[in-house]
Formats: sequence, structure tokens, C1' cells
RNA sequence: UAUGGAGAGUAUACCAAUAAAGACCUAUGAAUCUUGUCAGGUCCGGGAGGAAGCAGCAAUAAGUAGUUUAUCUUUAUGUGGGAUGCUUUCCAUAGAG
Repeated sequence: UAUGGAGAGUAUACCAAUAAAGACCUAUGAAUCUUGUCAGGUCCGGGAGGAAGCAGCAAUAAGUAGUUUAUCUUUAUGUGGGAUGCUUUCCAUAGAG
């Protein structure tokens, strides 16, 4: 000096774990400024028909509540794991001086 092995420190990303938040799920949820269907009634028409549309009902938005079990996403770390690189220590082998 090189190769191999073992250890220490350090950096990076990865996997897992833990915690938090969000999504997902369920329920609820609009006098009017959401949608659909629109009784009654109103309007247009000679008529056949048509138009707008209150209440109600239904579905939902923002939001609220629940289960936190599972899944996913994001963030975080005095947790665990191995991998790679760098620095360094020891051992063995080989070569050079």
C1' cells in the first nucleotide's frame, strides 16, 4: 500500500413502531340565496295543452356528531432494524521500501 474480516463514530435514504391531523364510513344537516319531484293554487290559451312554481317529500353542500376497529395520505421522533458511503481502530494475508 492492497485485499478480506471484526468493531466504533457519522451521514443519507428506506422499512417498521409510536403519536397527531386529515381522508374514508355512519348519522344529522338549507324558511330563502342547492338540485329533483312538485299536491294545492297562480298565469297563458277558444280548446288541446303549456309555463313558472309555494308547501311537502327525496338526495345532498358547508358544517356538526359518532366509532375509532380497519385502510390510505401527511407531519413528527431521546424508538427499533438492516443497507450504502465517509472517517477511524484491531486482526490476518500478500507486496514494496

Predicted 3D model of a 97-nucleotide RNA (Bacterial small signal recognition particle RNA) from a Clostridiaceae bacterium. Its Rfam family is "Bacterial small signal recognition particle RNA". By type it is a non-coding RNA gene. The gene name in the source record is ffs. Of the family's consensus pairs, 93% are formed in the model. The sequence is in RNAcentral, with records from ENA. RNAcentral records the identical sequence in 3 taxa.